This is a predicted structure of a 73-nucleotide RNA (transfer RNA) from a Candidatus Omnitrophota bacterium.
RNA sequence: GCUGGCGUAGCUCAGUUGGUAGAGCAACGGUUUCGUAAACCGUAGGUCGUCGGUUCAACUCCGACCGCCAGCU
Numbered sequence: 001g002c003u004g005g006c007g008u009a010g011c012u013c014a015g016u017u018g019g020u021a022g023a024g025c026a027a028c029g030g031u032u033u034c035g036u037a038a039a040c041c042g043u044a045g046g047u048c049g050u051c052g053g054u055u056c057a058a059c060u061c062c063g064a065c066c067g068c069c070a071g072c073u
Base pairs, nucleotide, nucleotide: 001072002071003070004069005068006067007066010025011024012023013022019056027043028042029041030040031039049065050064051063052062053061
């Protein structure tokens, strides 16, 4: 330099015929216990990497850029 993949909650990841963003773990609160843990119930947490484009509507489609990984040279 070229090609491909990935970027979504604190962490690991779902979400693709475009139509209100989710799970597990972690955090916080509660129930239970003499107490802790476990279990159960609940709460909060997101500018979906950035900027543009298409569309009535974009995590999703298109382009550029940034970061990470892999391959080729």

Notes:
The coordinates come from a structure-prediction model, not an experiment, and the mean pLDDT is 81. Rfam family: tRNA. It is annotated as a transfer RNA. Lineage of the source: Bacteria > Pseudomonadati > Candidatus Omnitrophota.